[in-house]
Molecule: SAM riboswitch aptamer (S box leader)
Organism: Sporosarcina koreensis
RNA sequence: UUCUUAUCAAGAGAAGCUGAGGGACUGGCCCGUCGAAGCUUCAGCAACCAGCCGUUAACGGUCAGGUGCUAAUUCCAGCAGGUCCGAUUCGGCCUGGCAGAUGAGAA
Numbered sequence: 001u002u003c004u005u006a007u008c009a010a011g012a013g014a015a016g017c018u019g020a021g022g023g024a025c026u027g028g029c030c031c032g033u034c035g036a037a038g039c040u041u042c043a044g045c046a047a048c049c050a051g052c053c054g055u056u057a058a059c060g061g062u063c064a065g066g067u068g069c070u071a072a073u074u075c076c077a078g079c080a081g082g083u084c085c086g087a088u089u090c091g092g093c094c095u096g097g098c099a100g101a102u103g104a105g106a107a
Stems, first nucleotide, its partner, number of pairs: 001107008013042005021031003025078004043070003048066002051062004074099001079096006
């Protein structure tokens, strides 16, 4: 990097260095000198994998070793369908899909 698969409405931030961007992409809408991104330290959340227990599978519990995460539902939409209001546009709701993120496995 690619493929497979599971999950994505909950949860959890302070300090130091530094100094202008960030929220994947596009559009919107937000966050940001009352300090963005990045790095470091400490703290926290969760429980995918590993460990342990329930004899095993499934499933459940436990722990916190390997990851992950700590603005806004993956911030919202993007493609297709259904439905409600409506003459239409705009719009609301629902389902599926695309894309993305994270874990685990594989090439």